The part of an RNA shown here (small-subunit ribosomal RNA, 5' domain) has 509 nucleotides and comes from an uncultured soil bacterium.
RNAcentral holds the full RNA, with entries from SILVA.
The prediction has a mean pLDDT of 85.
Context: one part of a larger RNA
This record gives sequence, structure tokens and C1' cells, in this order.
RNA sequence: GGAUGAACGCUGGCGGCGUGCCUAAUACAUGCAAGUCGAACGAGGUGCUUUUGUAGCAAUACGAGAGUAUCCUAGUGGCGAACGGGUGAGUAACGCGUUGGUGACCUACCCCAAAGUGUGGGAUAACAGUCCGAAAGGAUUGCUAAUACCGCAUGUGGUCUUCGGAUUUAGAAACUGAUGACUAAAGGAGCAAUUCGCUUUGGGAGGGACCUGCGUCCCAUCAGCUAGUUGGUGAGGUAACGGCUCACCAAGGCGACGACGGGUAGGGGACCUGAGAGGGUGACCCCCCACAAUGGAACUGAAACACGGUCCAUACACCUACGGGUGGCAGCAGUAGGGAAUAUUGCACAAUGGGCGAAAGCCUGAUGCAGCAACGCCGCGUGUGCGAUGAAGGCCUUCGGGUCGUAAAGCACUUUUCUGAGAGAUGAGAAAGGACAGUAUCUCAGGAAUAAGUCUCGGCUAACUACGUGCCAGCAGCCGCGGUAAAACGUAGGAGGCGAGCGUUAUCC
Repeated sequence: GGAUGAACGCUGGCGGCGUGCCUAAUACAUGCAAGUCGAACGAGGUGCUUUUGUAGCAAUACGAGAGUAUCCUAGUGGCGAACGGGUGAGUAACGCGUUGGUGACCUACCCCAAAGUGUGGGAUAACAGUCCGAAAGGAUUGCUAAUACCGCAUGUGGUCUUCGGAUUUAGAAACUGAUGACUAAAGGAGCAAUUCGCUUUGGGAGGGACCUGCGUCCCAUCAGCUAGUUGGUGAGGUAACGGCUCACCAAGGCGACGACGGGUAGGGGACCUGAGAGGGUGACCCCCCACAAUGGAACUGAAACACGGUCCAUACACCUACGGGUGGCAGCAGUAGGGAAUAUUGCACAAUGGGCGAAAGCCUGAUGCAGCAACGCCGCGUGUGCGAUGAAGGCCUUCGGGUCGUAAAGCACUUUUCUGAGAGAUGAGAAAGGACAGUAUCUCAGGAAUAAGUCUCGGCUAACUACGUGCCAGCAGCCGCGGUAAAACGUAGGAGGCGAGCGUUAUCC
């Protein structure tokens, strides 16, 4: 000098764009953050239309039946909930980065292609009844539906066994012929055409899994480490290879090219600095990983060993009728605590994107916006021109004067800003539909009106005098100032630097 997710002191007009718990991965009141589909299914309710019974002269009331509705609802069922959002505790590791490999693999939804969608069955929730419990919740009897569940048929295909063929490779893949065995399905909407689904198979896209060469902090005051350890055979397990696991056999494997141990730490793109080499950092944004009170486990599923799922244990907190239950903000706000320190319990799904749905649409603290903060960067302003009796006043003075100083006043002008009034968007790709927002922007009126500080002035280092103080009070980055003429302390006048900021502290180059 540059830089910062900064903090502190003094000060503070506006706008645009960004950024904002670095500490306690501490504890959390409250609200919201993941639902959706009635065009899968039965049922209940409601509205309307209509038929009818009873009472009544009638209006109407009560009851029974039928039809209908983009209507409402708990439940069964489907898809989603594994994305999106948060945090960085752990991890020195194939975790990450980069290069390759899989002849050892998986893939819901989406796209392309081929074939099919036949025939049966038994349940169960809801509901009704009975019962237990303070509650959370549960037991039992009876009824019912499906794209829920289970048989049988068919087999284009697929899988496996056996026997061949041809090709390639490091190799067991893939291709092709034959024999045998096994193996599918679901319907909905519509008058219909048709469409949305379902099943099997092949391919694709995107996604994931595993392996691998190289790279990846400090300590040798850590020098030896290792029994599933290293390898083999067989089996199990997995989507898949593999000591991944197990049985048996062998005795191996790693290490000064730093094993093992200890400390520290999420990694990268990037960011800061520097001419570069390098050094430092890993906030915001993007990619990957890990985690979800702490520890463990599996279930469901295409995918989880699953933040707002389940089970167990632990700690903590809450409710309780003391028998027993409930909870997990490292989602968005917000609270307490910690701290030098970090914001609103806001608006909207209008846009972009996501989930569900045929669609209308619903949900979305993702996101878009607004609020707070000079926290940062950038831009603008606080007026412009003329104006010498060089006014008054302050300060200094050799008492002549000098200086603040064209500065002020005064005259003329302008209106960026500001205040008030009026108009008023783009963002919404065919109509309508805008949270932001009466915002941006434009026009008019008013009036210099609403707007300057901070640090320094001994040398380094731009900028000096007076008074006060008297090794005191104090200053200080280094050298050093202060003990009676202090340009170094304090005040004043003046000057210099930067300027809505200035200075200090901390950290990095």
C1' cells in the first nucleotide's frame, strides 16, 4: 500500500447493487416450512331437482325414495415426501480434485421401439355396535369397494440348465441356433373417436454405485505397526467385485519414498495479495462430501439406513388422574444464553422452478419482493456567478499591521436533491391476471431551501503560532516528548489529509 462476513470511537443527506451469528453442532415458547389426486375406491355429509307418506284449508313441518352437483370430508389406494432448504460437528479418507476402468453393476418418473392387457377368488379400513384408558391410544364383533391383495391361463419376450456355432479380448461379456423348466398385467374418463394408465422386453437420456494412477496440513521430543491381519480354496451376502462376512489352509502384509501414533482440518471451483514464482484464506455464489439432540438398528421404497418417518438406549424438557405418554429450529421468522459482534415472529405465489393432478387448480419461509444495518462497492449532493469600506468578530502582533478572507453580508441565478400536487409503467410471449407498488419514471409548483465531518500538524510524514501545565497532568507506531520561554501534553486560532465518512484495533499478503 492492498484486503475483510469485521468490531470500537466520533459523525451521518440520498440512491443502485450486494452482504449480514465467524462465538454455544448451546437450549428452544409460538406460527408457518410437503403435499396432492373424487378422471383408482367404497362410505358419510351438504346443496339443488323430483316422486311420495303423515299433520294441516294453505304456507309449511317431519319422514321415506330417486336423480344430480368443477361441492365438502375422514379412510383405503397411487405418486411425492431420498428433491428443494440448513449446518460444518465428524472426517487426513478414494473424502475431495483430476486421469482412466466396470468383460463386476443398478436406475422410479421421461423418450424411442416390439408384444400383450384373458379368466377367477378371498379379505380389510372406513362405517355400525360393545369394551378398556385421565390422555396418547387400543381391543373385539358384524358389513363393504378398488388401479389394494392372491390364484389360474397365455409367453412376443426375459431368466436359468444342457448341447453347439461364430467373433473378440488380458479375460468369464455381448451375438447366434436348439432342448427343457420357470416367469406378466388394472383399470379410469368420454356418446364416440380417442386419451390417460397397467404388464413384459430391448435401447436411450439423465442420475447413481464400485475400482484405479497421481495430488492433498503439522509433529520423528510418534520408529516400528498388524490376527480378518496378508493371501488362497469353498460358501454366504450384495445391484455388483471384494476378508464384505464365515469355515478351512498357508504365513504373510505395511514401514525413513515416513508405516503406526498424536495434533489440526470438511475438499474443490474460487477469493485476497504479489511483476511473477509464491504466500494466505475456503464468508457470499456453484460442484462434491458428511451430519440432523447423543449413540445404535433396520423397515418401506427405484433410490434412505431417511432433518420436519419407525424402533431401542441415553441425557434434557413438557403433560399426567402417577398407571403412562409427548418432543427434537444445524428449515423461515423469532426467544433465552454466549459474545466485541450479525436483521422482520413482514408480503406474495404475479414471475422462475418443484410436487401432485387429464385439467381447472392446490401446496411451496424454494423463490420473488419488501423491512432493519454506512457492513461493503459504486454514483450523486450539501449550491453557482459577481462581490473589498478587504465590514464586524476571533487569533497573532515588532502596535505599523498581518490572517481567517471573496470567506460572509449584499446582488443575480439554478433546483440535482427536498417538500407538495398530478400522471404512471416494463416485468404478463393470444384474452384476463402484478406481491413488489401508486414503486421506478415523467410533468408542474415552491424555495438556497433539507444536508459536513473526522484525523493529524517534532522526524519518518503533507501541515505552526499563542496561552495553560511544569518529569505533574499527559502523549507515543518507532525514535522519543514533559523537570518555567514545550511547533511532541491540554485549549484556542490557523494549516494539511481524506470526505458521508474519518480514525483506531484485529487478521492476511